[in-house]
RNA sequence: CGCUGAUAAAGGCAAACCCGUCGUGAGGCGGGGGCGCAAAGUCAGAGAUCUCCGCAGGAGAUAGCUCGACCGCCAAC
Numbered sequence: 001c002g003c004u005g006a007u008a009a010a011g012g013c014a015a016a017c018c019c020g021u022c023g024u025g026a027g028g029c030g031g032g033g034g035c036g037c038a039a040a041g042u043c044a045g046a047g048a049u050c051u052c053c054g055c056a057g058g059a060g061a062u063a064g065c066u067c068g069a070c071c072g073c074c075a076a077c
Stems, first nucleotide, its partner, number of pairs: 002077001004075002012037002017032006035064001041070003045067003048062006
C1' cells in the first nucleotide's frame, strides 16, 4: 500500500420499549435499556421512505434503507 473481518484483543456505537424535554408532525436531544452493528463514524449529493403546509408546488425528517463522497480503530493475509 492492497485486500479481508475471527469464535482474537483494545475500545466504540446503541433498535424496540420506558421516563424527561423540544417540535403541528415525521422526528430530535438527555437518561435508562440492548436488538443488533466493522464504519450503526461524518455529509441529505442521487434514489427511497416518511411528515407538514396555503399541494402544477413548497418546507422538513430518516446517515440503523441503498448508492455516492470524506475520514478512521484493531487485527489476519
Molecule: c-di-GMP-I riboswitch aptamer
Organism: Actinomycetota bacterium